This is a predicted structure of a 73-nucleotide RNA (transfer RNA) from a Nitrososphaerota archaeon. It matches the Rfam family "tRNA". Rfam links the family to the GO term triplet codon-amino acid adaptor activity. By type it is a transfer RNA.
[in-house]
């Protein structure tokens, strides 16, 4: 140094023929319980790695950077 994949919420992940970003789990409230655990209810949490470009609209298309896996050298 060269090819490939991947980067979304504290974690884990699901969104692709471009139209309001979902879902598990965690932590918090409330109920329940003598307490606590499970369950059950609600309610928040996300500048989709970063720039920039296309477009009437981008997490998704295109280009650069940046980080990690893997492979070639």
């Nucleotide at each position: 140094g060269g090819a490939u994949c991947g980067g979304u919420a504290g974690u884990c992940u699901a969104g692709u023929u471009g139209g309001u970003a979902g879902g598990a789990u965690g932590a918090c409230g409330c109920a329940c319980u003598c307490a606590c655990a499970c369950c059950g209810c609600a309610a928040g949490g996300g500048u989709c790695a970063a720039g920039g470009g296309u477009u009437c609209a981008a997490a998704u298309c295109c280009c650069u950077u940046c980080c990690g896996a893997u492979c070639c050298a």